[in-house]
Small-subunit ribosomal RNA, 3' major domain from an uncultured bacterium, 481 nucleotides, folded computationally.
Context: one part of a larger RNA
RNA sequence: UGACGGGGGCUCACACAAGCGGUGGAGCAUGUGGCUUAAUUCGAGGCUACGCGCAGAACCUUAUCCCGGGCUUGACAUGCACGGAUUAGCCGGCGGAAACGUCGGUGACGCGCAAGUGGAACGUGCACAGGUGCUGCAUGGCUGUCGUCAGCUCGUGCCGUGAGGUGUUGGGUUAAGUCCCGUAACGAGCGAAACCCCUGUGGUUAGUUGCCAGCGAGUCAAGUCGGGCACUCUAACCAGACCGCCGGCGUCAAGCCGGAGGAAGGCGGGGACGACGUCAAGUCAUCGUGGCCCUUAUGCCCGGGGCUGCACACGUGCUACAAUGGGCCGGACAGAGCGCCGCGAACCCGCGAGGGGGAGCUAAUCGCCGAAACCGGUCCUCAGUUCGGAUUGCGGGCUGCAACCCGCCCGCAUGAAGCCGGAAUCGCUAGUAAUCGCGGAUCAGCAGUGCCGCGGUGAAUGUGUUCCUGAGCCUUGUACA
Numbered sequence: 001u002g003a004c005g006g007g008g009g010c011u012c013a014c015a016c017a018a019g020c021g022g023u024g025g026a027g028c029a030u031g032u033g034g035c036u037u038a039a040u041u042c043g044a045g046g047c048u049a050c051g052c053g054c055a056g057a058a059c060c061u062u063a064u065c066c067c068g069g070g071c072u073u074g075a076c077a078u079g080c081a082c083g084g085a086u087u088a089g090c091c092g093g094c095g096g097a098a099a100c101g102u103c104g105g106u107g108a109c110g111c112g113c114a115a116g117u118g119g120a121a122c123g124u125g126c127a128c129a130g131g132u133g134c135u136g137c138a139u140g141g142c143u144g145u146c147g148u149c150a151g152c153u154c155g156u157g158c159c160g161u162g163a164g165g166u167g168u169u170g171g172g173u174u175a176a177g178u179c180c181c182g183u184a185a186c187g188a189g190c191g192a193a194a195c196c197c198c199u200g201u202g203g204u205u206a207g208u209u210g211c212c213a214g215c216g217a218g219u220c221a222a223g224u225c226g227g228g229c230a231c232u233c234u235a236a237c238c239a240g241a242c243c244g245c246c247g248g249c250g251u252c253a254a255g256c257c258g259g260a261g262g263a264a265g266g267c268g269g270g271g272a273c274g275a276c277g278u279c280a281a282g283u284c285a286u287c288g289u290g291g292c293c294c295u296u297a298u299g300c301c302c303g304g305g306g307c308u309g310c311a312c313a314c315g316u317g318c319u320a321c322a323a324u325g326g327g328c329c330g331g332a333c334a335g336a337g338c339g340c341c342g343c344g345a346a347c348c349c350g351c352g353a354g355g356g357g358g359a360g361c362u363a364a365u366c367g368c369c370g371a372a373a374c375c376g377g378u379c380c381u382c383a384g385u386u387c388g389g390a391u392u393g394c395g396g397g398c399u400g401c402a403a404c405c406c407g408c409c410c411g412c413a414u415g416a417a418g419c420c421g422g423a424a425u426c427g428c429u430a431g432u433a434a435u436c437g438c439g440g441a442u443c444a445g446c447a448g449u450g451c452c453g454c455g456g457u458g459a460a461u462g463u464g465u466u467c468c469u470g471a472g473c474c475u476u477g478u479a480c481a
Stems, first nucleotide, its partner, number of pairs: 001481002003478003007475007015465002019428005026319008034310002042053002065305007074128001078127006089106007109118003130294002133292003139288002141283003144279001146277001151190006157166003170181003196271004201239007210229001215226003242265001245259005321421001325380007337368003342361002347356003387418001392413007434457007
């Protein structure tokens, strides 16, 4: 100087408390351990691995995963030498599961009248390619965590033999090393804040979206038409919030409390943004790269299998156990996205999945698109049930070369466990939790209940810091570094 303490003081945080909903019990989904296996490819491992890399494993993907078949100048790059006009492409035969091997036919290109020559390509040979092989304890880059925590440093000066200290401590204040005051310190930098984006109010500009608002036409109905941009909206710019005003408190300060006005206050709400560093943290399998290793194979192609195996164990979730509910009928209201290899309307067929059909739309114009919870009516009356939907049988639909291993969906039948969950444990302080549906990426299809977004309905509790956890500043002890 740090680190540590079942030392102290001060102060924060859904850290506890207060409160609401869960997990731990059930069934299933998913990841992991284990076991199994010819193989169940590899990585991730307390917090910070375990719905993680995987934003799509039937083939492909896919990999020293396994079994089998095959290729070697190679699936891909550059260069050299020689051969040769045969070749590339297209068509066909044979062996084969394909890859591949082999045979035949047809047959290109530039320059040049032509002879010929040249490049790509092909063959042979060479130099090389190739490796998701090893090392994240050789590395770059990227990322997680402490932590959006308020800290981490520097120049000069001063103090100290020195390590180093001071500044950065102290009083007050803040979300903040935020600001004020004090001060052997005076300044400065990286952080905090602000500048950026979204959202909340208004204005200006602009009307192929919106509006019967006012007029006309028109319809069973409908902005459907003329017409109009006023309103809504859209999207660009601007205004607006600064403790600015008033009162009180405070050191005449910083600031704090209350009030007025205001759409909004005292950082308005949310996002992007992550200091010096820490964990030899993670990743050589995204990529780059040093070293090492394999080069008829640890490279490359193909067929099939595996990554989906199941006596178990754990994590994360979904659906429930019902009456604040379930079924049926009727009625209402979003936002954000996506669409030409696409979204696909009307209409017809089918109980349905779906099929036929193709209007319109390259999209504020058409479509996906009936949002659901909700509201009204009605049945069920506490029962393993009209709760719950696992499992299984049969029939069917869709995608795709192909759904046996191993896809999704529909119909009929079957209806399991489950009566609110031990010890323990998680999330959340407001448009939040809880609850309800909708969209998107990936994607032929889909195992999505995942992830990332969007809106609808919409609480309870806490103005406390004794305790648990983590953190900041000062101080104290230390035989630790």

Rfam family: Bacterial small subunit ribosomal RNA. Its family is annotated with ribosome and structural constituent of ribosome in the Gene Ontology. The RNAcentral record of the full RNA draws on ENA and SILVA.